[in-house]
Molecule: transfer RNA
Organism: Candidatus Bathyarchaeota archaeon
Formats: sequence, structure tokens, C1' cells
RNA sequence: GCGGUUGUAGUCUAGCUCGGCAGGACAUCAGCUUCCCAAGCUGAGUACCCGGGUUCAAAUCCCGGCAACCGCACCA
Repeated sequence: GCGGUUGUAGUCUAGCUCGGCAGGACAUCAGCUUCCCAAGCUGAGUACCCGGGUUCAAAUCCCGGCAACCGCACCA
């Protein structure tokens, strides 16, 4: 340099094909419970890698970037 895959909260992850209120688990915080801890129950806050386009509406479709990984190529 070329090709492919991936990017969603503090961590992991579903949803993307086929556009329509962003969901789950762990963690955190608050409350309940408990003699205490742990476990359990209830509730809360935090996320779509960046920019642009299409659209009434974009995590999803299109374009351009960035990053990670894999393969190929090149160089010494």
C1' cells in the first nucleotide's frame, strides 16, 4: 500500500439483513431486607468511534475518515 472483519455506558453484549421510543448482563449509586457481611428485591444515572449525505425519521442505508484485529504485498 491492497483486501476483509469489527467499533453501542466503567466492562461485556443484543439490535443493523428488512430505518420507527436504544435493550440485556456485570459493575456503580439510592432504598428495602438482614444483628452485620454476602445473597436477594425495587429504583436511578451513564452509550450507538468521528464527519457528511439520503429521509418525516438513521445504531441501522450511502460516502469520506479514524482505530483495532486478520490476510496479502512491499522494504532492509